The prediction has a mean pLDDT of 84. This is a predicted structure of a 72-nucleotide RNA (transfer RNA) from Parcubacteria group bacterium RIFCSPHIGHO2_02_FULL_40_12. The sequence is in RNAcentral, with records from ENA. Its Rfam family is "tRNA". Its family is annotated with triplet codon-amino acid adaptor activity in the Gene Ontology. Taxonomically the source falls in Bacteria candidate phyla (Bacteria).
RNA sequence: GGGCACUUAGUUCAGUGGUAGAACGCUGCAUUCACAUUGCAGAGGUCGGAGGUUCAAUUCCUCCAGUGCCCA
Numbered sequence: 001g002g003g004c005a006c007u008u009a010g011u012u013c014a015g016u017g018g019u020a021g022a023a024c025g026c027u028g029c030a031u032u033c034a035c036a037u038u039g040c041a042g043a044g045g046u047c048g049g050a051g052g053u054u055c056a057a058u059u060c061c062u063c064c065a066g067u068g069c070c071c072a
Base pairs, nucleotide, nucleotide: 001071002070003069004068005067006066007065010024011023012022013021018055026042027041028040029039030038048064049063050062051061052060
């Protein structure tokens, strides 16, 4: 330099146009002498940035940024 993939909660990841979710983690309560486990409830998101298409975009298109892989 060329090509491909990925970017969503603190972490790992779902979600292929119509209200953003799970597990783990975190907080509170119950249980215990206490801790752990377990149960219940809760907090936590400008969906990497900008623009475009659309009645409507996490989702489709373009550019930028970052990460990883392959080729040179």